A computed fold for a 345-nucleotide part of an RNA from Borrelia turicatae, annotated as small-subunit ribosomal RNA, central domain. Taxonomically the source falls in Borrelia (Bacteria, Pseudomonadati, Spirochaetota, Spirochaetia). Its mean pLDDT, the model's own confidence on a scale to 100, is 89. It matches the Rfam family "Bacterial small subunit ribosomal RNA".
Context: one part of a larger RNA
RNA sequence: UUGGGCGUAAAGGGUGAGUAGGCGGAUAUGUAAGUCUAUGCGUAAAAUACCACAGCUCAACUGUGGAACUAUGCUGGAAACUGCAUGACUAGAGUCUGAUAGGGGAAGUUAGAAUUCCUGGUGUAAGGGUGGAAUCUGUUGAUAUCAGGAAGAAUACCAGAGGCGAAGGCGAACUUCUAGGUCAAGACUGACGCUGAGUCACGAAAGCGUAGGGAGCGAACAGGAUUAGAUACCCUGGUAGUCUACGCUGUAAACGAUGCACACUUGGUGUUAAUCGAAAGGUUAGUACCGAAGCUAACGUGUUAAGUGUGCCGCCUGGGGAGUAUGCUCGCAAGAGUGAAACUC
Numbered sequence: 001u002u003g004g005g006c007g008u009a010a011a012g013g014g015u016g017a018g019u020a021g022g023c024g025g026a027u028a029u030g031u032a033a034g035u036c037u038a039u040g041c042g043u044a045a046a047a048u049a050c051c052a053c054a055g056c057u058c059a060a061c062u063g064u065g066g067a068a069c070u071a072u073g074c075u076g077g078a079a080a081c082u083g084c085a086u087g088a089c090u091a092g093a094g095u096c097u098g099a100u101a102g103g104g105g106a107a108g109u110u111a112g113a114a115u116u117c118c119u120g121g122u123g124u125a126a127g128g129g130u131g132g133a134a135u136c137u138g139u140u141g142a143u144a145u146c147a148g149g150a151a152g153a154a155u156a157c158c159a160g161a162g163g164c165g166a167a168g169g170c171g172a173a174c175u176u177c178u179a180g181g182u183c184a185a186g187a188c189u190g191a192c193g194c195u196g197a198g199u200c201a202c203g204a205a206a207g208c209g210u211a212g213g214g215a216g217c218g219a220a221c222a223g224g225a226u227u228a229g230a231u232a233c234c235c236u237g238g239u240a241g242u243c244u245a246c247g248c249u250g251u252a253a254a255c256g257a258u259g260c261a262c263a264c265u266u267g268g269u270g271u272u273a274a275u276c277g278a279a280a281g282g283u284u285a286g287u288a289c290c291g292a293a294g295c296u297a298a299c300g301u302g303u304u305a306a307g308u309g310u311g312c313c314g315c316c317u318g319g320g321g322a323g324u325a326u327g328c329u330c331g332c333a334a335g336a337g338u339g340a341a342a343c344u345c
Stems, first nucleotide, its partner, number of pairs: 003317004007299002012313001014202004021195003025089001027087005033082002035078004040074005050066006092192001093189005098183003104178007111155001115151008126137002163170002207248006216242002221237004259312006267290010294301002318345003327338004
């Protein structure tokens, strides 16, 4: 609870597409539902409440009269605004044409470093590891080095406070398929728009299912150390996993801790893309830093607003109990979503 808020105090949904709904550019005519109007006509019982007067000695109380209720129905009228109908408009939105940047997405093919393993050569006693050691590897020849082979995963430099994507996220090269953006000048459509409860789709890592794969790394686990202890930090090993395909899960400090769209409001400096220009420099769209006014509890923010406004959605309402219990929905499970109260301070 008709209030005030949501960067950090409680509070922006993880992100998008979009249904209902809400809201909606400029113009003409009509309509009259909303809206406005009327000495109009009804209704809104009485009592109560309000005003004036009166009656009980006063008052409470009671009586008489009045004004009203401001709402609704009917009828008549108005036409600025909203709605509705019809026509016409181009500033919003979109389509086409021309350029253009990009780790945007999917599939396939290929490459070179490195690592581990295998085979062979050379070669001999150590190697490895640490703060120092030990476990460990090695005379059945290790480590080192050379040659050949195999495998899997990741792509040094370029690389940038740089780019792309709605978010999650995306980084070797090439090919194919595919989505979105930006700029320039025109042409076209003619409000087709904004938001978006439900709904649907996407959604890191970990985890789950089936089938593969398994080099390195590495939860668990084992051993060695450290230590008073050491279920750790350090070391030697090492299984799941990490990788691929298909399916599930649906959560994160999913963060800019900042919902989306539009308009307006001093400036400076870099940078990416396009464009105009001989250049200087300008314009548009991004992306960063610093800062006017303003805002803010302060920190800070500041044309990429947390400024000034509008539209729509989500959310908050003292701490704990508790994101618990219960019910329901979803899930193979793990669990997820929704989500209290008693009690207590």